A computed fold for a 145-nucleotide RNA from an uncultured Balneolaceae bacterium, annotated as c-di-AMP riboswitch aptamer (ydaO/yuaA leader).
Its Rfam family is "c-di-AMP riboswitch aptamer (ydaO/yuaA leader)". Rfam links the family to the GO terms cyclic-di-AMP binding and regulation of gene expression.
Model confidence (mean pLDDT): 76 of 100.
RNA sequence: UAAUGAAUAUGGCCUAAUCAGAGAUAAUAACUUGAGCAGAGGAUCUAAUUAACGUGGGGUGAAUUCGGAACGUGUAUUUUCGAAAGGGCUAACUCCCUCUGCCCUAACCCGUCAGCUAACUUCGCAGGCCUCUAGGGGAGACUUG
Numbered sequence: 001u002a003a004u005g006a007a008u009a010u011g012g013c014c015u016a017a018u019c020a021g022a023g024a025u026a027a028u029a030a031c032u033u034g035a036g037c038a039g040a041g042g043a044u045c046u047a048a049u050u051a052a053c054g055u056g057g058g059g060u061g062a063a064u065u066c067g068g069a070a071c072g073u074g075u076a077u078u079u080u081c082g083a084a085a086g087g088g089c090u091a092a093c094u095c096c097c098u099c100u101g102c103c104c105u106a107a108c109c110c111g112u113c114a115g116c117u118a119a120c121u122u123c124g125c126a127g128g129c130c131u132c133u134a135g136g137g138g139a140g141a142c143u144u145g
Base pairs, nucleotide, nucleotide: 011130012129013128014127018035019034020033021032036125037124039122040121041120056113057110058109059108060107064084065083066082067081068080069079070078086104087103088102089101093140094139095138096137097136098135
C1' cells in the first nucleotide's frame, strides 16, 4: 500500500414489525404507560334442497398458474429450463409516473371449523441483509441568498 475477515458507530434496505415516557439498575434487557402501524374472529344482508364422504376446508405472506427435461413404480417428491401473473431495489429529503438493469416467487400456522360483516372480542410489533444499476419527468418539504 492492497486484499480479505471480524467488531463498533453512522447511514440505508425487505417487512405491520416503529417511536416516546416513567420507575428500577453501574448499564442494558425484561416488566410497565402512551402514540403509531398490522392480523384474526364476529349480525342484519347475501348465498344455500338435504344428507353422507374426505384428495376435507381455511389463514398470514408478493410467493401463484402452466409447459418441457432429468431421477423415479408413480400425473408423488426433488432438481433444472422457460412462459404468464405477482413482488423488491435506484444512497446526501419524501412521494408519484416512465425507462433500463439486477433480484425474489419461500416458509409457517389452524385442526373438521370460520362467506362479507356494524357493535363487539382477540392478537403481533419478529427476523434477515447492504458498499450499493444508470437515466428522464412531475408534486411537495427543508436549507441558503